[in-house]
């Protein structure tokens, strides 16, 4: 310079976020296979496995112009034309075919051969005289089954042997030029060495020799670069080298004697595994990663192992000779054979084709040609294998037919799509014509009557396959109901499934289209381009240092490293470009161009190596005074513990949550005196100081190492890092020997406990001390490797200096170094940077350099199997199957804690009175039945739906009956409607009879309306399911104070903040403060009852009205006073009816609990239709061993019977409340005033007073049971209330637990309504009447609200989750062996062949393939059995972790136990709550 261009992410861990990190997907590719479908051409391509075994046919001949002898056809005959065998000459060593070997000079790429060869072709030169014996074939004997041999006698040659000839040829000896390592080269002399003929009248061709040179092929050496393992670390006797010598074409240990003792190796040798190797190919943006079909080249092999012979080559695919396996022949003696050539058979396999045609092109070989052979090669079959290209029709058609699907039934959509008109012939059938490929006048074409070309027919012969949950383009119905099935991954399916299966639509792609299987890409998930290592996997425990790797400063030289150019090579194909040829394109063909390498010359010299001299900033030396738990020995101390000894002294002492074991009158615990003996070193102590690290603490001495500082005196880059290697290394633990006080694994014994192999207690060896050897580990941690450089501080302290001061010191103040440090709610975590966030931040986790060390999803597992250590426990080196789609880090909301802090509630706790024991009522569970319909189940079910079950209600059950229906639309035909009989029947119904016609419009026929009745069909109707398919409504947390938003602002996000902090409040109620400002729904108020007074009106009532009711105002706001607070607001106190929300009610945020309720209603889906629908009688929802919830009455004297007298409030009331009188003992009955009502009517008990009872199962207490009645009602048997008499039962106050309630509150006493014929009401809902106690307080129980920790929960502690047993199912290790492969060694035997001796023969030695025997290495496959790991359905023990997980956890180690683990001994914080200490910052 030029040409070509050029990088896409998804889904999935989570209540959400960020990250880390896999996993799978969405693209391309294949010598493919499989599944379904398939019209045509073209070009390519096809055994990938068993280098397994092969029937049969082809796949090397040719030449008669080398040569003998023979014979065929024609011809009378000369003589033409050809033939099988043989001698001979050329080819067979190419071409075709495979990839078993080989990890090697086998290949590729560069170079070198002066260390070699080399037939046929080409050039040049030169030559060809003679002369001689044989032998096959033929023929003649013989052997054998054959395959072949064996004798004898014949005969030619371009076959073969001898002489002769040679200037260059080859070998030797001499001298001279080049070079140089052995060598070329010119010169002399000397020795040795060839030939062949053929054909042709002829000319001449074709051949032989010999020599030199070319071309083209080959051999041999080099450098370089070529896969995996080090769980493979030492290998190697031709081994390495030399001399000599054989050998080759030619160098070599290639052989061989001898000599030396060398050679590789951590830059991996040798040993295992696995492979032909290259041009290329597929894939990527590239850098790479995988691959080596088809084409080209190059090595290798030919049944399987040795070996040679011939040749110019060969150790020879379709040649010999030997062994061995396998076929096959055979007369059994002995032959014969190798398709991994081209068809084609078996086999084996998921899988791979024709036993064609043709030499017509090209190309071989052979011949002088002519020809001859060629399964090489040109073609053709066969296979959608792959890749391009072609159709399978255009155009116009709406009544948007029909048919299918869908549907909110209106319609939608298949769909202009189809029919139907028009119009075309690409394909295809028919006919006709018809090549190029032939080159070389002629002639010669397998493919081929092909390709193409004209005509004619007719839309005619031609359309599937995968997919529709997300990724990922494209949806709906039916049908299954965790089933039967799908998946790539995430997941789908448990009655409304766009994920199953089907249908219908729609999406891709299309002669295809999906699966599988593999590569490569997404994968920056092995990171050189381009990654990490504090918590997410990853920094070695520390530290010393060889090898390596990297290195201040200034000068020079060199030019290896780098860097520009030239030149040569890097086969062709293949790639890229532009061009051209088959109609086009695959395919072909032409030019450039790249193939990024390697040689080769010239140049450059910054930088990097090296060489050489300098320099001091890096590192070390040296001098000088301090610091320090730094290391080892030795000696010394005192306070406390336990023991012994006297003494005092008496009954407990110890322990613990409570106790108990234990000690103790043998005199203990206390106590005071002494002795003793071993282990640790209070105060000082501190975040503090030293060491590398693990570590180091009384006092003192002895040695000893190592850091800082001053001074600037010396060396002069002597440096930094560090695989491998050494040395140190807590505690535990091992061994020998000692100590042995306290503590203390094990063990023992008490206690807890459902259990307690644990926690707590009593005792208690080992151990812990000590010397001496061993382990070699830990959460050995700052989870942070070492070095150097740079990048605001401030604070402590340590050691120096310097100032000022002073006599001096100390203090003070600057400074320099250096150490250390910056945690915490408030009061520095900071700037910049970095971080996934946490957080780090001059002592980095920033910014950068070097060196080591690690890391690559979890789990299996640091484990197995190898090795090496170690006495033993274990140590360090380290996989795999299998198995899972996650496992993790940090932060976020939340939710839990037997965490913390702060408030609150009839929560407790202080009174009161009940439940829970007794009979009775009512409610549910269970039983029970033909039915006991059916819902409600801690709290939030159970006197609950039910605020009225004798029938009816009613839904359940028996037993009769109806089927367009008991009800609603529509259509038709009749007929108003309604009333009243009578028959069957338990009604329901069923059958019959009579009575009767209206209203509207219209003249009138006729028709409307509403009723009734029938008949058809659409339908009606279900209290059937599903409240987990819904609306609506409702409990509950809770009248607890909370729930959210716009806007801004932090955070990469989930989210924060606002709503947090201080104070206050009943309250997120108000104040303050403040990255917030406002602002919604909750609170508060506003309503509604009372409680005070006013005004106004008054039905009622004889009259008053202060009461009464009814309206409508005031009244209270912390509004005054004091006090305390900055404010809110709090304490008090006045006045006031009433004081700090006056008391009570309606009022119930966002939400929670898949809470209830499909039986109240509505409502999608399912589901029933002469029954799950409707009517009717009866029954049953009232049942009874029990066992639970609410409640009544009691148990009595604060009581109960008798009698007399008293005070209310809220309601009711016409099918109704129902007076007075009157009868009845009553409940009731006659009875009829009065009341649609402040007017009538319905009405109080408890209390009070007087008598009686006299503690008793009673004058309590009334259950139960018998009798007679009253009432309601169609009817009270099941199954009603009440009234009388008569009986007269548990029950003497209620276990363990448990419920209400804070003032007109509880207790306690009654009255009233609603349902309702009547009531099972003792219940609910409301009225007033008597009317208390008690709260000190918030530790405790329960529920609750904020803020804060912690968390491995998020279904959210009813979570989560660990291990042992027991079943099954898997993969892998060990194993007593059992049995293969391989591989070396030893020794046996020893063919062919080669070599040596012997040579007249006969033989003998060595090597030598395969065999065979033995000890072995390595490496499979199997194995009873026993031990671990994965995984499984809601199996068993227990609770080990996660919150302080209830003994805080984890690590390393020991000892122990069903298990999870427990105890001990150091150790980490990845440990929570508490106090304390320090250190910062205000004052």
């Nucleotide at each position: 310079a030029c040409u070509c261009a050029u990088g896409a992410g998804a889904g999935u861990u989570u209540g959400a976020u960020c990250c880390u990190g896999g996993c799978u997907c969405a693209g391309g590719a294949u010598g493919a296979a499989c599944g379904c479908u398939g019209g045509c051409g073209g070009c390519g391509u096809g055994u990938c496995u068993a280098a397994g075994g092969c029937a049969u046919g082809c796949a090397a001949g040719u030449c008669g112009a080398a040569c003998g002898a023979c014979u065929g056809a024609c011809g009378c005959a000369a003589g033409u034309c050809g033939g099988a065998a043989g001698u001979g000459g050329c080819a067979g060593a190419c071409g075709g075919g495979a990839g078993a070997g080989u990890a090697a000079c086998a290949c590729a790429u560069u170079g070198g051969u002066a260390a070699c060869c080399u037939a046929c072709c080409c050039c040049a030169c030169a030559u060809a005289g003679g002369a001689g014996g044989a032998u096959a074939a033929c023929c003649c004997c013989g052997u054998g089954a054959a395959a072949a041999c064996g004798g004898g006698a014949c005969u030619a040659a371009u076959a073969c042997u001898c002489c002769g000839u040679a200037u260059a040829a080859u070998c030797c000896u001499u001298c001279g030029g080049c070079u140089u390592a052995a060598g070329u080269u010119g010169a002399a002399g000397g020795a040795u060495g060839a030939g062949a003929g053929g054909c042709g009248c002829a000319a001449g061709c074709c051949g032989a020799u010999g020599u030199g040179g070319g071309a083209g092929g080959g051999g041999c050496c080099u450098a370089u670069g070529c896969c995996c393992u080090a769980u493979c670390a030492g290998c190697u006797a031709g081994u390495u080298g030399g001399u000599g010598a054989g050998g080759u074409a030619a160098u070599a240990g290639c052989u061989c004697a001898c000599c030396a003792a060398g050679g590789c190796u951590a830059c991996g040798a040798c040993g295992g595994g696995u492979a032909g190797a290259g041009g290329g190919c597929g894939u990527g943006a590239g850098a790479g990663c995988g691959c080596g079909a088809c084409c080209c080249u190059c090595c290798u092999c030919a049944c399987u192992g040795g070996g040679a012979c011939u040749g110019a080559g060969a150790c020879a695919c379709u040649g010999c000779c030997c062994a061995g396996a396998c076929u096959c022949c055979u007369a059994c003696g002995g032959g014969a054979g190798g398709c991994u050539g081209c068809a084609g058979u078996c086999a084996a396999g998921a899988a791979u084709c024709u036993u064609c045609c043709g030499c017509a092109a090209u190309g071989g070989c052979c011949g002088a040609a002519a020809g001859g052979c060629u399964g090489a090669c040109g073609g053709a079959g066969c296979g959608a294998c792959g890749c391009c290209g072609c159709g399978u029709g255009c155009c116009a058609g709406a009544a948007g037919a029909a048919g299918g699907c869908c549907u909110u039934c209106g319609g939608g959509u298949u769909g202009u799509a189809a029919a139907u008109g028009g119009c075309u012939u690409u394909u295809c059938u028919c006919a006709g014509g018809g090549a190029c490929g032939a080159a070389u006048u002629a002639a010669u074409g397998a493919c081929g009557g092909u390709a193409c070309c004209u005509g004619a027919g007719g839309a005619a012969u031609a359309a599937g396959a995968g997919g529709u949950u997300g990724c990922u383009a494209a949806c709906u119905c039916u049908g299954u109901g965790c089933c039967a099935g799908c998946a790539g991954c995430a997941g789908c399916g448990g009655u409304a499934a766009u994920a199953c299966a089907g249908a219908g639509a729609c999406c891709u792609c299309g002669a295809g289209c999906g699966u599988u299987a593999u590569c490569c890409g997404g994968a920056u998930u092995u990171a050189u381009u381009g990654g990490g290592c504090g918590u997410a996997a990853a920094g070695g425990g520390u530290c010393c240092g060889c090898a390596g790797g990297c290195g201040g400063u200034c000068u020079a030289a060199u030019g290896c490293g780098u860097c520009u150019c030239u030149c040569g090579u890097u086969a062709a194909a293949u790639g890229g470009u532009u061009c051209g040829g088959c109609u086009c394109a695959a395919c072909c063909g032409a030019a450039c161009c790249a193939c990024u390498g390697c040689g080769u010359g010239a140049g450059a010299u910054a930088c990097g190596g090296u060489u050489a001299g300098g320099c001091u900033a890096g590192a070390g030396g040296c001098u000088g005074g301090g610091a320090g738990a730094g290391g080892u020995a030795u000696g010394c101390g005192g306070a406390a513990u336990u023991g012994c000894u006297g003494g005092u002294g008496u009954a407990g002492u110890a322990g613990u949550a409570a106790a108990a074991u234990g000690c103790g009158u043998u005199a203990a615990u206390a106590u005071c005196a002494g002795c003793a003996a071993g282990a640790a070193c209070a105060c000082c102590a501190a975040a503090g100081g030293c060491g590398a690290a693990a570590g180091c603490a009384g006092c003192a001495u002895a040695c000893u190492g190592g850091a800082a500082c001053a001074g600037u005196u010396c060396u002069g880059a002597c440096g930094c890092u560090c695989a491998g290697g050494g040395a140190c290394g807590a505690a535990a633990g091992c061994g020998u020997g000692g100590g042995g006080a306290g503590c203390g694994a094990a063990a023992g014994g008490g206690a807890u406990u459902a259990g307690a192999u644990a926690c707590c207690c009593c005792u208690g060896u080992a151990g812990u001390c000590c010397a001496c050897g061993c382990c070699g580990u830990a959460a050995a941690c700052g989870a942070u490797g070492a070095a150097u450089g740079c990048u605001a501080g401030g604070c402590a302290u340590u050691g120096g200096c310097a100032g000022u001061a002073u006599c001096g010191a100390c203090c003070c103040u600057g400074u320099c170094a250096g150490u250390g440090u910056c945690g915490u709610u408030g009061a520095u975590c900071u700037a910049a940077g970095g971080u996934a966030a946490c957080c780090c931040c001059u002592u980095a986790a920033g910014c950068a350099u070097u060196c080591c060390g690690c890391c690559u999803g979890g789990g299996g597992a640091g484990u197995a199997c190898g090795g090496c250590c170690g006495c033993a426990a274990g140590g360090c080196u380290a996989a795999a199957a299998c198995u899972c789609a996650a496992a993790g880090g940090a932060a976020u909301u939340g939710a839990c804690g037997g965490g913390a802090g702060c408030c609150c509630g009839c929560a407790c706790a202080a009174g009161c009175g009940g439940u829970g024991g007794a009979g009775c009522a009512u409610g549910u569970g269970g039983u029970u039945u033909a039915a006991u319909u059916c819902g409600a189940c801690a709290c939030u079910a159970a006197g609950c739906g039910a605020g009225g079950a004798a029938c009816c209600u009613u839904a359940c059950c028996a037993a009769g009956g109806c089927u367009u229906g008991a009800c609603a639309u529509c259509u038709c035909u009749g007929g108003a409607a309604u009333c009243c009989g009578c028959c069957c029947g338990a009604a329901a119904g069923g059958g019959u009879a009579g009575a009767g016609u209206g209203c509207c419009c219209g003249c009138a026929a006729g028709g409307g309306a509403a009723c009734c009745a029938g008949a058809u069909g659409a339908c009606a109707g279900g209290u059937g399911c599903u409240g987990c398919a819904u609306g609506g409504c409702u409990g509950u947390c809770g009248u607890c104070a909370g729930c959210u938003c716009g806007u801004g602002u932090c955070g990469u996000g989930a989210g924060a903040c606002g709503u947090a902090g201080g104070g206050u409040u009943a309250a997120g109620u108000c104040c303050u403060u403040c990255a917030a400002c406002g602002a919604g729904c909750g609170c508060a108020a506003c309503c509604c009852u009372c409680a005070u007074c006013c005004u106004g009106u008054g039905u009622u009532a004889a009259a008053u009205a202060u009461u009464c009711a009814c309206a409508g105002g005031a009244g209270a706001c912390c509004g005054c006073c004091c006090g305390g607070g900055u404010a809110a607001c709090c304490g008090g106190g006045a006045g006031g009816a009433a004081g700090g929300u006056g008391a009570g009610g309606a009022u119930g945020a966002c939400g929670u609990c898949a809470a209830g309720u499909c039986a109240g209603c509505a409502u999608g889906g399912c589901u029933c239709u002469u029954a799950c629908g409707c009517c009717u009688u009866g029954g049953g929802c009232g049942a009874c061993a029990c066992a639970c919830g609410u409640g009544c009455u009691a148990c009595a004297a604060u009581g109960g019977g008798g009698u007399u007298a008293a005070c209310a409030a809220c309601g009711g009331g016409a099918c109704g409340c129902c007076a007075a009188g009157u009868c009845g003992a009553g409940a009731g009955a006659c009875g009829g005033a009065g009341c649609a009502a402040a007017u009538c009517c319905u009405a109080a008990a408890a209390u009070a007073a007087c008598c009686c009872c006299c503690c008793a199962g009673u004058u309590c207490g009334g259950a139960u049971u018998g009798a007679g009645g009253u009432c309601u009602g169609c009817a009270a048997c099941u199954c009603g209330a009440c009234c009388u008499c008569a009986u007269g039962a548990a029950g003497u106050c209620g276990g363990a637990a448990u419920c209400g309630c804070u003032a007109g509150u509880a207790a306690c006493c009654g009255c009233g309504c609603a349902u309702c014929a009547g009531c099972c009401a003792c219940g609910g809902c409301g009225c007033g009447g008597u009317g208390a106690a008690u709260a000190c307080g918030u530790u405790c129980u329960c529920g609750g609200g904020c803020u804060u920790u912690g968390u491995a929960c998020a279904c959210a502690c009813c979570g989560c989750c660990c291990g042992u047993c027991a079943c099954g199912u898997c993969a892998a290790g060990a194993g007593a062996g059992c049995u293969g492969g391989u591989c070396g060694c030893a020794c046996c035997c020893g063919a062919a062949u080669a070599c040596c001796c012997a040579g007249u023969c006969c033989g003998g030695g060595u090597a030598g393939a395969a065999g065979g025997u033995g000890a072995g290495g390595c490496u499979g496959g199997u194995g009873a059995u026993a031990g671990g790991g994965a995984c499984g359905a809601a199996g068993u023990c227990g609770u080990a972790a996660c919150a302080a997980g209830g003994c805080a956890u984890c690590c390393g180690u020991a000892g122990c136990g069903g298990a999870a683990g427990c105890u001990g001994u150091g150790g980490a914080u990845g440990g929570a709550u508490c106090a304390c200490c320090u250190c910062c910052u205000u004052u």

The RNA shown here (small-subunit ribosomal RNA) has 1483 nucleotides and comes from a Patescibacteria group bacterium. The organism belongs to Bacteria candidate phyla, within Bacteria. Its mean pLDDT, the model's own confidence on a scale to 100, is 83.